This is a predicted structure of a 368-nucleotide RNA (Bacterial RNase P class A) from Chitinophaga sp. SYP-B3965.
It was read from a public genome assembly, where an Rfam model found it.
Its mean pLDDT, the model's own confidence on a scale to 100, is 77.
Its Rfam family is "Bacterial RNase P class A". It is annotated as a ribozyme.
Lineage of the source: Bacteria > Pseudomonadati > Chitinophagia > Chitinophagaceae > Chitinophaga.
Parts: sequence; structure tokens; C1' cells
RNA sequence: CGGCAUAGCCGCGCUAUCGGCUUUUUGACAACAAAAGGCAGGAAAGUCCGGACAGCAUAGGGCAACGCACCACCUAACGGGUGGGUCUUUUCGCUUAAGGUGAAGAGAACAGACAGUGCCACAGAAAAUAACCGCCUUCACAGGUAAGGGUGAAAAUGUGGGGUAAGAGCCCACGGCAGGACCGGGUAACCGGUUCAGGGGGUAAACCUUGCGUGCUGAAAUGCCAUGUAAACGGUCGAUUGAGGGCUGCCCGCCCGAUGACCGAGGGUAGGCAGAUACAGGUAUUCAGUGAUGAAUGCCGCAGAUAAAUGAUAGCGGUUCCGUUGCAAAACGGAAUACAGAAUCCGGCUUAUAAGCUUUGCCGGGUG
Repeated sequence: CGGCAUAGCCGCGCUAUCGGCUUUUUGACAACAAAAGGCAGGAAAGUCCGGACAGCAUAGGGCAACGCACCACCUAACGGGUGGGUCUUUUCGCUUAAGGUGAAGAGAACAGACAGUGCCACAGAAAAUAACCGCCUUCACAGGUAAGGGUGAAAAUGUGGGGUAAGAGCCCACGGCAGGACCGGGUAACCGGUUCAGGGGGUAAACCUUGCGUGCUGAAAUGCCAUGUAAACGGUCGAUUGAGGGCUGCCCGCCCGAUGACCGAGGGUAGGCAGAUACAGGUAUUCAGUGAUGAAUGCCGCAGAUAAAUGAUAGCGGUUCCGUUGCAAAACGGAAUACAGAAUCCGGCUUAUAAGCUUUGCCGGGUG
């Protein structure tokens, strides 16, 4: 310097014409016209998590179900974020009998396997109340044995010694994993040390246990106005010994309930307002904090549609690439300019994203 990957930033501009939604003002202010202003995003997406808000007993009890699961902090809240701890793992270095340790990176649904139950493919004698070969005792039957072999992802705690018929934590020393008590450090997770006891396959994104949490529904919520009809017809049930209902899987409890409830056939309406756009709002600076984040001050007001506006066309320019001309600067021509599209709002997560810029890593080339 180039290419690829990675994480982040950014997310083309201006003018004219024609159109659309909306706010304010004005006019003879329903319709209409004019003027001035505003008019998609970093993800508006997936609808995965959490809240605000609303309704239902302003929300109750039990069971069930579901979620979360190292610690502290942030936050309205979270399964999100920040910082820390532990474990696993990759590369390199030191060292060992096992193992340990240092540096740099990566990852983890990271409570419990000493409550109980289940499961552990293939191979293997055996996958957890182990005997196939081997070893030992024996004439044999039979018995003992987990040292050695072989299988496997995993084989009954490692090394050394004692011991024994042969062996074995059977015993001892030093280790390793897990446990109890105490001391020291730390808010805590946890770390370091001393000591006791003498436990040992794995698996909880298997059932389960423990702890904590969750009431249900969802803007087609909900409140209101207007318009219109059939308070008619037929059927069933019921009228306090109560049908039915109150948006929860079941039970309980509570409440409503007679101008009743449901079914059938039929008649009618199918418009508008609020919710709904000022906020956990944006932005700049300063301060506090390792950080997520918080506080103070200044400035800004930034879509609000309802079959759903936010557009189309033309021109000029920007950026990148290609071609031609040119020593070069540059000129001319062509191409590309992504992902995407608000619908109650907000905070996260995840996914998509051209070109350009930045970070880190790898590969290749050049020069010293």
C1' cells in the first nucleotide's frame, strides 16, 4: 500500500414544477381559499423482553402453570446494561509424578448430583450393589482380586511406600476435587491460610428440590357524542329456593343480576371526538462516578395519518467505480447510490443495511 474479516460511526445535498397530510392565522372561519410553519428511521422491522397507560373487586386466598438463577451496582422496569468474581478453553513461556503457574485472547442458562427418582447411544466383561483376559488359592468345582490389558466421551482419587497368597484408601506420607469449623482480606460473589472428618463416575436446556418473582387482558384497551331500527316475532331457561354475567386453567371467595339471559330468523347503523403525541423528550456544556448512569444550567419543540399523507418528474451538484484522452493535473462519457416505511407511547434485545470513515485481526506485496 492492497485484499478479506470484525466491531462501530454515518445513512447524499440543492432548486423548480405538480400533488398529498397536518398546525396556526386571516377571509363571507362546515365545505372553500390564501399566507406562514412542520411532515419517517437507525433500525419506523421482528413483536422477543420490560414498563407507562387503560379495563376488569383500584386485584383477594389456594392449587396449578410460567419465568429467573455467581455478586454488587445502574434503571420506571427488565430475561437489558456496567463493573467484579469463578470456571472452561486457545496460543506462548516456566515447571511436574499427577499437576501447578505467568502473559495475551475467547467463551459460559454460572443455584443444588451429599433429598429422591430416572437416564448414560455404539463399543465394552462391566456405565454403578463391576471379574472378559490376566494375577492368586485350588487336583477340580469354586472362590479372592480393580495392580496390568483392551473398549469408550466417561471405567471406581494421582504418585511413592508399607502390606498381601495375589491385590485393593486396606494402612501411611505428599497431592487433587468436594464438605465442616476457625482466622485474615473484601460491601458481596469470592480469595488466602490453619485445622477436622474421611466422602468420591457423569447428567438438572431429565423429572425434581431450593430461593425469588409473575393477577388476567391489551389501543380492535377504554371513555363519550351522534345516527338509525323492531321495547315487535318464534323458541329455551329463569325471576331471590335466582337463569345468566363480571375478558383468569381449576377451586374458593366477592360483586352484579329481572324493563332478565341465550338461540333462531329478520330490521337498522357502520360517522365523529377523546385516548394520541410535552415527553423515563432531544441537544450542548459543566460536575459526580472506573463505568452503566445521575445531577445542574442553557437552548430546541421535531409526523400524527385511519385505507391510511410524508410522493412524483426534471435539472444541477456530491461520493464511488469503469472506459477514453492526457506526462500529470484534469476533461468527457457511462454505471451505482443500500436496508427499509410510523399507526398509543417509551426503554432494551435481535435481525437487515450500498458507498465512505474509524478500530482490531489475518493474508499478500513493496521499501528500509